[in-house]
Molecule: SAM riboswitch aptamer (S box leader)
Organism: Flavobacterium sp. FPG59
């Protein structure tokens, strides 16, 4: 890589340094010379491993040194399948700030 589970509509940015990209990948929507990405520093966010505690073998509160993680937009939003509710209707099929899954995709712990 591949595999297992759990979470993904809170939440928290400034300084360097850099010079045109960036938001995973298709469409669309944005961000960006009033400075992208990357890479440094220092912050802060949250509590996924962790720490004390009680409970008794699974929760529950509380913490924040330690490893990671994240610090523009719901995973930016959509796509595939059921549904609902409107349009059409002869039959194909088209729309939604709708709903539930499902695929990808991140993170994290385990395992190989």
């Nucleotide at each position: 890589a591949a595999g297992u589970u759990a979470u993904c509509a809170c939440g928290a940015a400034a300084g360097g340094c850099g010079g045109a990209g960036g938001g995973a990948a298709a469409g669309a929507c944005c961000c960006a010379a009033u400075g992208a990405a990357a890479c440094c520093u220092u912050a802060g966010c949250a509590a996924c491993c962790c720490u004390u505690u009680a409970u008794u073998u699974u929760u529950a509160a509380a913490g924040a040194a330690g490893g990671u993680g994240c610090u523009a937009c719901a995973u930016u939003c959509u796509a595939c399948u059921u549904u609902a509710u409107a349009c059409a209707a002869c039959c194909a099929g088209u729309a939604u700030c709708a709903a539930a899954g499902a695929u990808a995709g991140a993170u994290a712990a385990c395992a190989c």